The part of an RNA shown here (small-subunit ribosomal RNA, 5' domain) has 521 nucleotides and comes from a metagenome. The coordinates come from a structure-prediction model, not an experiment, and the mean pLDDT is 83.

[in-house]
Context: one part of a larger RNA
RNA sequence: GAUUGAACGCUGGCGGCAGGCCUAACACAUGCAAGUCGAGCGAGAAAGGUCUUUGGACUGAGUACAGCGGUGGACGGGUGAGUAACGCGUAGGAAUCUACCUGGUAGUGGGGGACAACAUGGGGAAACUCAUGUUAAUACCGUAUAUGCCCUAUGGGGGAAAGCGGGGGACCUUCGGGCCUCGCGCUAUCAGAUGAGCCUGCGUAGGAUUAGCUUGUUGGUGAGGUAAAGGUUCACCAAGGCGACGAUCCUUAGCUGGUCUGAGAGGAUGAUCAGCCACACUGGAAUUGAGAUAUGGUUUAGACUCCUACGGGAGGCAGCAGUGGGGAAUAUUGCGCAAUGGGCGAAAGCCUGACGCAGCCAUGCCGCGUGUGUGAAGAAGGCCUUAGGGUUGUAAAGCACUUUCAAUUGGGAAGAAAGGUUGUACGUUAAUAGCGUGCAACUGUGAUGUUAUUUUUAGAAGAAGUAUUGGCUAACUCCGUGCCAGUAGUUGUGGUAAUACGGAGGGUGCAAGCGUUAAUC
Numbered sequence: 001g002a003u004u005g006a007a008c009g010c011u012g013g014c015g016g017c018a019g020g021c022c023u024a025a026c027a028c029a030u031g032c033a034a035g036u037c038g039a040g041c042g043a044g045a046a047a048g049g050u051c052u053u054u055g056g057a058c059u060g061a062g063u064a065c066a067g068c069g070g071u072g073g074a075c076g077g078g079u080g081a082g083u084a085a086c087g088c089g090u091a092g093g094a095a096u097c098u099a100c101c102u103g104g105u106a107g108u109g110g111g112g113g114a115c116a117a118c119a120u121g122g123g124g125a126a127a128c129u130c131a132u133g134u135u136a137a138u139a140c141c142g143u144a145u146a147u148g149c150c151c152u153a154u155g156g157g158g159g160a161a162a163g164c165g166g167g168g169g170a171c172c173u174u175c176g177g178g179c180c181u182c183g184c185g186c187u188a189u190c191a192g193a194u195g196a197g198c199c200u201g202c203g204u205a206g207g208a209u210u211a212g213c214u215u216g217u218u219g220g221u222g223a224g225g226u227a228a229a230g231g232u233u234c235a236c237c238a239a240g241g242c243g244a245c246g247a248u249c250c251u252u253a254g255c256u257g258g259u260c261u262g263a264g265a266g267g268a269u270g271a272u273c274a275g276c277c278a279c280a281c282u283g284g285a286a287u288u289g290a291g292a293u294a295u296g297g298u299u300u301a302g303a304c305u306c307c308u309a310c311g312g313g314a315g316g317c318a319g320c321a322g323u324g325g326g327g328a329a330u331a332u333u334g335c336g337c338a339a340u341g342g343g344c345g346a347a348a349g350c351c352u353g354a355c356g357c358a359g360c361c362a363u364g365c366c367g368c369g370u371g372u373g374u375g376a377a378g379a380a381g382g383c384c385u386u387a388g389g390g391u392u393g394u395a396a397a398g399c400a401c402u403u404u405c406a407a408u409u410g411g412g413a414a415g416a417a418a419g420g421u422u423g424u425a426c427g428u429u430a431a432u433a434g435c436g437u438g439c440a441a442c443u444g445u446g447a448u449g450u451u452a453u454u455u456u457u458a459g460a461a462g463a464a465g466u467a468u469u470g471g472c473u474a475a476c477u478c479c480g481u482g483c484c485a486g487u488a489g490u491u492g493u494g495g496u497a498a499u500a501c502g503g504a505g506g507g508u509g510c511a512a513g514c515g516u517u518a519a520u521c
Stems, first nucleotide, its partner, number of pairs: 001521004006517005013368006019361002021326001026324003030321003035071003040068002048059004078279003087204007096196002101192008109143001111141002118133006149158003163184006171178002205251003212242003217239008254276004258269004281302005304315004332358001334357003340354001341352004371401004381392004405462001407457001410454002419443010465510005470491003476505005486493002
């Protein structure tokens, strides 16, 4: 000199854009943060509609609370405790899997028995739970078939599926529908895409006041296991393997793109943003699933907290807010799903503390303002003085203007694409239904928001501090003090003329900041 996720002291007008628990991975009250689908299924309250003998029956568009089923809760969000490691970075590799998505090929026939919900009865303070009975499905299980697929001794053997919705001219009908057609699904398989698992070379802190380490250890044969190679596991056999090119041990640490600094080489660092990894009260375990050994799932042990009728139960903010505590120190228990993105759904839509916004903080960067011109009687006052004067100082006052920003009045974008209704053309089709696509018209969605921006009105009106002044280093005099009180980055200063302490006046630097401390180059 540059820099910072900074803090502290004094001061403080506005805006834009960023940033904001670095400490206790300490403990957490409360609310919210993952649901969705009725076009898979049974059941079904209230409201509504139709009929009606006012008892009731049917319907139920949009459907509530639950249940079975599907899909998503493996993403998104947080944190950096652990980890010196194939964890990360980079360059390669072969023995693998991949829901949803895209493109092919071939199918989607015919049957069965249950379990929730529900009903009845029981247990329990509660959490919850037991028994009996009943029922549906895109839930579950056989059977048939097998283009391709898997195994094979090449003879053969093995294994699938599910329906739902819209519309309809003939024909059939038990009046339910069949049948036709369109859309969405389902099954098998081949490719692609995406994502993931695995292996290897090289690189990736400090310590030798750590020199030896290792028995599934190193290799082989065979077997088990896995989606997959492999001592990954097991039986047997051999006795190997690593190490001063630093093994083992100890300490510290998430890694990277980057960031800061520097002319560079390098040094330091890893907040925000992005990629990867690890973790979810602490230690284990598996289940489900395409995918987890799963932050807001299960289970087990432990510590802690809470409820209890003492028999037994419940919990996990390193999600967003918020509380206590720790600390020099770090924000609101806000608004909205309008946009972007995600989950589910055919869609409308629902959910979304992701996200978009607002609030707080000079924490930083950037921009603007606190007036402009004129004005010498060089006013008054202050300070200094050789008492003449000098200085503050064109500074003020006065005169003439301007009105950014803030205040006030009215107008007012963009972020909106979608979605819905109607019409029309084309495609599909037996069809002018229906559905899909394109186009057109109408309609129509904004948290922010008293928005950006613009306009009106009034008036210089509301807006300057801070550090320093011996040298380094820009800036000097007086008074007080008297090696005292103090100052200080360094040199030093102060013992009666202190430009170095305290005050005053003046000056200098920077400026909504200035200075100090801490830290890096």